[in-house]
This is a predicted structure of a 336-nucleotide RNA (Bacterial RNase P class A) from a Micrococcales bacterium. Its Rfam family is "Bacterial RNase P class A". Rfam links the family to the GO terms tRNA processing, dimeric ribonuclease P complex and ribonuclease P activity. The source organism's lineage runs through Bacteria, Bacillati, Actinomycetota, Actinomycetes and Micrococcales. Model confidence (mean pLDDT): 76 of 100. It was read from a public genome assembly, where an Rfam model found it.
RNA sequence: AGGGUCGGCCAGGCGAUCGCGUCACCGCAAGGUGCCGAGGAACGUCCGGGCUCCACAGAGCAGGAUGGUGGGUAACACCCACCCGGGGCAACCCGCGAGACAGUGCCACAGAGAAUAGACCGCCCGCAAGGGUAAGGGUGAAACGGUGGUGUAAGAGACCACCAGGGAGUCGGGUGACCGGCUUCGCUUGGUAAACCUCGUCCGGAGCAAGACCAGACAGAUGCCAUUGACGCUGCUCGCCGAGGCAUCGGGUGGGUUGCUAGAACGGCGCGGCAACGCGUCGUCGAGAUAGAUGAUCGUCCACGACAGAACCCGGCGUAUCGGCCGGCCCUCGCA
Numbered sequence: 001a002g003g004g005u006c007g008g009c010c011a012g013g014c015g016a017u018c019g020c021g022u023c024a025c026c027g028c029a030a031g032g033u034g035c036c037g038a039g040g041a042a043c044g045u046c047c048g049g050g051c052u053c054c055a056c057a058g059a060g061c062a063g064g065a066u067g068g069u070g071g072g073u074a075a076c077a078c079c080c081a082c083c084c085g086g087g088g089c090a091a092c093c094c095g096c097g098a099g100a101c102a103g104u105g106c107c108a109c110a111g112a113g114a115a116u117a118g119a120c121c122g123c124c125c126g127c128a129a130g131g132g133u134a135a136g137g138g139u140g141a142a143a144c145g146g147u148g149g150u151g152u153a154a155g156a157g158a159c160c161a162c163c164a165g166g167g168a169g170u171c172g173g174g175u176g177a178c179c180g181g182c183u184u185c186g187c188u189u190g191g192u193a194a195a196c197c198u199c200g201u202c203c204g205g206a207g208c209a210a211g212a213c214c215a216g217a218c219a220g221a222u223g224c225c226a227u228u229g230a231c232g233c234u235g236c237u238c239g240c241c242g243a244g245g246c247a248u249c250g251g252g253u254g255g256g257u258u259g260c261u262a263g264a265a266c267g268g269c270g271c272g273g274c275a276a277c278g279c280g281u282c283g284u285c286g287a288g289a290u291a292g293a294u295g296a297u298c299g300u301c302c303a304c305g306a307c308a309g310a311a312c313c314c315g316g317c318g319u320a321u322c323g324g325c326c327g328g329c330c331c332u333c334g335c336a
Stems, first nucleotide, its partner, number of pairs: 001332010012301007020037002023034004039307001043318002046316005051207004058238004063203005068082005083097001084095004098198002103196002105192003120137002122133004145163006164188002166185008211258004220249006232240002265284008302305001
């Protein structure tokens, strides 16, 4: 210098004018003045939690979620580190990564044969009929270990040597997944669990239109179930609880306050840890609407401005995104 890979950051700046919302102040009121006023994803609502209400007496079954190991966390399907497998020269990336000797199912087309195998060509025996064989050809995403030899009519782990894998035993390392060594057994009988299934772990229900309060309005009627236990826990069974429950029609209201934003928050430093993260300390913080505010115009500068906007709050994941900046590492080439 070129190429690659991983991570982090910014998200037009400044000024003027007009406009919108909360709050504070002023004003009898109309209104005025001042401060502040979206995001890295506020998004999708796919996971996990806080918070609130209901239930709380549990057990079994069923159902759902999850899936290498160890750690982090309030929790997770997230994150970190490692292991194994795959890709890449490498940095690095990808894995829906438990179990296929518990059982059942499935494997298109092609092919002889797709799983207790099988024979089209070939090879061998035989005059033939028929039989033996699986080395070679051929098919396929996948074909019953590979190479060489012995052997044989031709052949074949049938036997032997080496290689690859697996089982059993044993030793060593590691918290563990797992890795390595030795001995032994010719054991080499495919794949698929995002097919049913099996195993381990986890799981009450509903959601801020939750819920609480204030003010105001109103009119009940009918049917069904229920102390021989309704409703509820709870989808089912057992068990528990104990007085109302459900539906239809009719009537009233559809105002306000609260929940509501300072929090598992963010940043600096120190300590512990490979890291995720934790602990300590100092500092920072001003959307909170309810028909729902955050916009527009002009000037100027530049790299010419994308995707998109709160609605209870957090932690993740996923997806969208103009243009640009910074850093770590890897490869190649050149020069010293």